[in-house]
RNA sequence: CGCGACGAUGCGGGAGAGAUCGUGACGACAGCUUCGGCUUUCGUGACGGCGCCGACGGAGCAACCGCCCCGGAAACUCUCAGGCAAAAGGACUGUAUCGUCAGG
Numbered sequence: 001c002g003c004g005a006c007g008a009u010g011c012g013g014g015a016g017a018g019a020u021c022g023u024g025a026c027g028a029c030a031g032c033u034u035c036g037g038c039u040u041u042c043g044u045g046a047c048g049g050c051g052c053c054g055a056c057g058g059a060g061c062a063a064c065c066g067c068c069c070c071g072g073a074a075a076c077u078c079u080c081a082g083g084c085a086a087a088a089g090g091a092c093u094g095u096a097u098c099g100u101c102a103g104g
Stems, first nucleotide, its partner, number of pairs: 004101010018050001020049004025044004030039003051084003057080001058078003064072003
């Protein structure tokens, strides 16, 4: 100096599952109005119901591994949380920089 491993950051790629049903409220457009309000559509959020998803988190089993009294363990399993148009998030991954291992 290069390579590698780990970590952080930036920029990308990144799946799955109801744009579900009901109730109330708020807002917007339109129509009607006896000017008190009413109706349709859309959006937001709350509550309740049924149906689903797993690649944040969490939990369980386990091949396997270890310093073997015990411990570490998945993309498997379960869905508590979370999610089911878009957005956001997202395991994992590409790339760049920085740091550590290591003036080894």